[in-house]
The RNA shown here (transfer RNA) has 72 nucleotides and comes from Sphingobacterium sp. SGG-5. Rfam family: tRNA. Rfam links the family to the GO term triplet codon-amino acid adaptor activity. About the family: Transfer RNA (tRNA) molecules are approximately 80 nucleotides in length. The source organism's lineage runs through Bacteria, Pseudomonadati, Bacteroidota, Sphingobacteriia and Sphingobacterium.

RNA sequence: AGGGGCAUAGUAUAAUGGUUAGUAUAGCGGUCUCCAAAACCGUUGGUCUGGGUUCGAAUCCUGGUGCCCCUG
Numbered sequence: 001a002g003g004g005g006c007a008u009a010g011u012a013u014a015a016u017g018g019u020u021a022g023u024a025u026a027g028c029g030g031u032c033u034c035c036a037a038a039a040c041c042g043u044u045g046g047u048c049u050g051g052g053u054u055c056g057a058a059u060c061c062u063g064g065u066g067c068c069c070c071u072g
Base pairs, nucleotide, nucleotide: 001071002070003069004068005067006066007065010025011024012023013022018055027043028042029041030040031039048064049063050062051061052060
């Protein structure tokens, strides 16, 4: 330099263009317990960034950024 892939909650990860973006874990609060752990209940928190297409975008198109792989 060229080609390909990926970016969603603190972490891991799901989501056919359409109903409130879901699950696990972590955090916080509670129940239980002599106390704690475990268990159970509740709760907080997220689509890398700019633009476009569409009635509707995490999803499609495109510029950028970052990471990984391949070629030289």